[in-house]
RNA sequence: GGGUGGUUAGCUCAGCUGGUUAGAGCGCCGGUCUCACAUACCGGAGGUCACAGGUUCGAGUCCUGUACCGCCCAC
Numbered sequence: 001g002g003g004u005g006g007u008u009a010g011c012u013c014a015g016c017u018g019g020u021u022a023g024a025g026c027g028c029c030g031g032u033c034u035c036a037c038a039u040a041c042c043g044g045a046g047g048u049c050a051c052a053g054g055u056u057c058g059a060g061u062c063c064u065g066u067a068c069c070g071c072c073c074a075c
Base pairs, nucleotide, nucleotide: 001073002072003071004070005069006068007067010026011025012024013023019057028044029043030042031041032040050066051065052064053063054062
């Protein structure tokens, strides 16, 4: 340099054919329980869906560019 996969909560990841509200598990905070801790149960907070632009009535999802992390090929 060419090709290809990925980027969504603190971490690991879902998110179908574009549709009304963005989710799970773990973690974190609070409560119940306990002498206390843990477990269990209940509740809660936490998101520029990597960035920018485009298409559309409507974009996490489609298109283009950029950045970053992998893999393959070439040099």

The prediction has a mean pLDDT of 80. This is a predicted structure of a 75-nucleotide RNA (transfer RNA) from bacterium HR33. Its Rfam family is "tRNA".